[in-house]
RNA sequence: GACGAAAAUGGCAAACCUGGGGCAACCCAGGGACGCAAAGCUAAAGGGUCCAAAGAAAUGGAUAGCCAGUUGCCGAAU
Numbered sequence: 001g002a003c004g005a006a007a008a009u010g011g012c013a014a015a016c017c018u019g020g021g022g023c024a025a026c027c028c029a030g031g032g033a034c035g036c037a038a039a040g041c042u043a044a045a046g047g048g049u050c051c052a053a054a055g056a057a058a059u060g061g062a063u064a065g066c067c068a069g070u071u072g073c074c075g076a077a078u
Base pairs, nucleotide, nucleotide: 002078003075004074011036012035016031017030018029019028020027021026034065040070041069046067047066048063049062050061051060052059
């Protein structure tokens, strides 16, 4: 450095519920844990997916817990 334990220390929080925002995708707060070794952070930009009041194209939007970019904790085995 690759890699990722029935390891340690911390951390995040899906579905669902309540309140609020949005046409919607979805977002915010609280509760809650399905999971996560980057489920930290960043630009929706490069690809993908989703939404739109007509939503095929163009347009506008959402998503980083789809891939990606970037920084980083720990150290069994190999």
c-di-GMP-I-GGC riboswitch aptamer from a Candidatus Omnitrophota bacterium, 78 nucleotides, folded computationally. NCBI's taxonomy places the organism under Bacteria, Pseudomonadati, Candidatus Omnitrophota. Model confidence (mean pLDDT): 78 of 100. RNAcentral holds the sequence, with entries from Ribocentre.